[in-house]
Context: one part of a larger RNA
RNA sequence: UUGGGUUUAAAGGGUGCGUAGGCGGCCUGUUAAGUCAGCGGUGAAAUCUAGGAGCUUAACUCCUAAAUUGCCAUUGAUACUGGCGGGCUUGAGUGUAGAUGAGGUAGGCGGAAUGCGUGGUGUAGCGGUGGAAUGCAUAGAUAUCACGCAGAACUCCGAUUGCGAAGGCAGCUUACUAAAGGCAUAACUGACACUGAAGCACGAAAGCGUGGGUAUCAAACAGGAUUAGAUACCCUGGUAGUCCACGCAGUAAACGAUGAUUACUAGGAGUUUGCGAUAUAAUGUAAGCUCUACAGCGAAAGCGUUAAGUAAUCCACCUGGGGGAGUACGCCGGCAACGGUGAAACUC
Numbered sequence: 001u002u003g004g005g006u007u008u009a010a011a012g013g014g015u016g017c018g019u020a021g022g023c024g025g026c027c028u029g030u031u032a033a034g035u036c037a038g039c040g041g042u043g044a045a046a047u048c049u050a051g052g053a054g055c056u057u058a059a060c061u062c063c064u065a066a067a068u069u070g071c072c073a074u075u076g077a078u079a080c081u082g083g084c085g086g087g088c089u090u091g092a093g094u095g096u097a098g099a100u101g102a103g104g105u106a107g108g109c110g111g112a113a114u115g116c117g118u119g120g121u122g123u124a125g126c127g128g129u130g131g132a133a134u135g136c137a138u139a140g141a142u143a144u145c146a147c148g149c150a151g152a153a154c155u156c157c158g159a160u161u162g163c164g165a166a167g168g169c170a171g172c173u174u175a176c177u178a179a180a181g182g183c184a185u186a187a188c189u190g191a192c193a194c195u196g197a198a199g200c201a202c203g204a205a206a207g208c209g210u211g212g213g214u215a216u217c218a219a220a221c222a223g224g225a226u227u228a229g230a231u232a233c234c235c236u237g238g239u240a241g242u243c244c245a246c247g248c249a250g251u252a253a254a255c256g257a258u259g260a261u262u263a264c265u266a267g268g269a270g271u272u273u274g275c276g277a278u279a280u281a282a283u284g285u286a287a288g289c290u291c292u293a294c295a296g297c298g299a300a301a302g303c304g305u306u307a308a309g310u311a312a313u314c315c316a317c318c319u320g321g322g323g324g325a326g327u328a329c330g331c332c333g334g335c336a337a338c339g340g341u342g343a344a345a346c347u348c
Stems, first nucleotide, its partner, number of pairs: 004318003007301002012315001014202004021195002025088007033081002035077004040072003049065006091192001092189003095185002103177007110154001114150008125136002162169002207248006217241001221237004259314006267292009296303002321348003330341004
């Protein structure tokens, strides 16, 4: 390379937008580039193949043919692909109407809890554990009441719920965003589509820079225990951090361990949001979410109209295994931490 694969054996990029490229609906005209056919030229010789001939045979040599599957030119064919032109509406998009949702951004507000402060009541313990101790407390703690302050998170509702491309999103409310996708309608455009190397953007937590904030919790750290030891598990404290603004970083078991799009292939049950029909208990349809299951698939577990089934297009990735190693070196990026790309010797 061919071929085979990628839920769990090696292998789907964290996610989207999107350039080049690849690929692309129905009808029709034209062209004849691809494609197909005829004919002409060329495709050295040797070699190879077939038939024959010569050395006593063979190897070897010679003759003839075939082959040289290619290239060039020319004449035709027009189904398919391509180019150019015309038309269409079912793909795609726009409009109109109504509805839904923890979608996003910014502002305002709320109560409970926690901690702290002040004051009152009150007295000897509190706290913590398997049991203790460190710790706090007669300078009045713990408990309890009142008032105040601060920061962070939003109990119940809450769900196999919903929304979002993914990361993710949950107190209430206002504004913006329409940010959306879906349903209904069929007015408009008329293939405008799909995928997508590069590229760009987004991207949990931890981390970094500058400036704020700091109630709780809590790496590091200190102390008390436990223990043979205990740089831990348990306890008392406690700083970065956790929160906010701006900037960086760009990784996760970033998981459905399952790329995107389209078509096709039994049903049944629940549920969310529309539309339609009906009238009190049931029904159709569209788009989601969850369960079960036929065919089929699978090594099995299982998947099964939300496929891991049957096919098509495009991208990404894998290539004997374990270690060495996601390391070294080089390059690119970064303030750094580190990230991306990514070996070999050696060894089992």